[in-house]
RNA sequence: GCUGCUAUGGCUCAGUCGGUAGAGCGUUACCUUGGUAAGGUAGAGGUCACGGGUUCGAGUCCCGUUAGCAGCU
Numbered sequence: 001g002c003u004g005c006u007a008u009g010g011c012u013c014a015g016u017c018g019g020u021a022g023a024g025c026g027u028u029a030c031c032u033u034g035g036u037a038a039g040g041u042a043g044a045g046g047u048c049a050c051g052g053g054u055u056c057g058a059g060u061c062c063c064g065u066u067a068g069c070a071g072c073u
Base pairs, nucleotide, nucleotide: 001072002071003070004069005068006067007066010025011024012023013022019056027043028042029041030040031039049065050064051063052062053061
C1' cells in the first nucleotide's frame, strides 16, 4: 500500500425483506427477611464509531473517514 471482518445502554450481545432499538448481567427505588444474601415489582440509562448520499422513512442500502482484528504484497 491492498483486501476482508468488526464498531448498537456501564459490560456481553441480538435486531429477519428498510417501517419510529431490545435481552442478559450490572445499576437505582420499593416490597419481602430479625439481618445480609437470594427472590419479586417498577424505573433510569442509546447522536446505533464519525461525516455525507439514496428514500416518505436508514442500526439496516451506497460512498468516504477513524479505530481494532486478520490476511496479502